[in-house]
RNA sequence: GCCCUUGUAGCUCAACGGACAGAGCGCUGGUUUGCGGAACCAAAGAUGUCAGUUCAAUUCUGACCAGGGGCA
Repeated sequence: GCCCUUGUAGCUCAACGGACAGAGCGCUGGUUUGCGGAACCAAAGAUGUCAGUUCAAUUCUGACCAGGGGCA
C1' cells in the first nucleotide's frame, strides 16, 4: 500500500429498511433488613464520524477513524 472483517448502554449480546432501538449483568434511588446480601419496584444510560440513497437507515452505498485478520 491492497483485500476481508468488526464497531449499538459501563460490560456481554439482540434488533425483515418501518412501533418508543430491547435483554442480561452492572450502576443509582426506593421497599424490605438490627446492618448487609438476596428479592421486589422504579429511574438513568447506546447506534464510531461525515456524507449519500429512501417517504422512512442500527440495517443499504461511499469516504474517513478505531480494533482484528490476510497478502505484498